A computed fold for a 163-nucleotide RNA from uncultured Cetobacterium sp., annotated as Lysine riboswitch aptamer. The source organism's lineage runs through Bacteria, Fusobacteriia, Fusobacteriales, Fusobacteriaceae and Cetobacterium. The sequence is in RNAcentral, with records from MGnify. Its mean pLDDT, the model's own confidence on a scale to 100, is 82.
[in-house]
């Protein structure tokens, strides 16, 4: 260098199927009050609508949906992925910029691996992500041990086995 492995049965993602919330929420329609703005996640320029009542707010009928989850199958794996910056695409309002959001590739960086608990941000959300810190466990390699179901210490660009 090259092929080939291993960690777990909660090891990583990904896809449809069901299911539970989402939510009796959004939205449509109608009644009644009110009542000048409304039009986006924010700004600034413009456009359109609007006292012939746009927009709220209440009743009252009817009533989703997406992201995100929980189980199981199916597929791809073992930087499997996930995150941070950088730029560069593409979406996101009525239209254009500028910022923010989200989403895809590329370069540098950091995390072996899930759990569990506190914080923050995201989310409808006491579910779940993600980031940092702590704690124990669990792989991997050295080391001390006479050994141990022992003890320390590193951590994936690492380990192991082949040529």
């Nucleotide at each position: 260098g090259a092929u080939a492995g291993a960690g777990g049965u909660u090891g990583c993602g990904a896809a449809a199927u069901u299911c539970a919330a989402a939510a009796g929420u959004a939205a449509a329609c109608a009644a009644a009050c009110u009542a000048a703005g409304a039009u986006u996640u924010a700004g600034u320029a413009g456009g359109u609508c609007a006292a012939a009542g746009a927009g709220g707010u209440u009743u009252g009928u009817u009533g989703a949906a997406a992201g995100g989850g929980a189980a199981g199958u199916u597929c791809g794996c073992c930087g499997a992925a996930g995150u941070u910056c950088a730029a560069c695409u593409u979406u996101u309002u009525c239209u254009a910029c500028u910022a923010g959001a989200a989403a895809g590739a590329u370069g540098a960086g950091c995390u072996g691996g899930g759990u569990g608990u506190a914080u923050a941000a995201a989310g409808a959300a006491g579910a779940u992500u993600u980031a940092u810190a702590c704690a124990a466990c669990u792989g991997u390699c050295a080391c001390c041990g006479a050994a141990a179901u022992g003890g320390u210490g590193u951590u994936g660009u690492g380990c192991u086995a082949u040529c």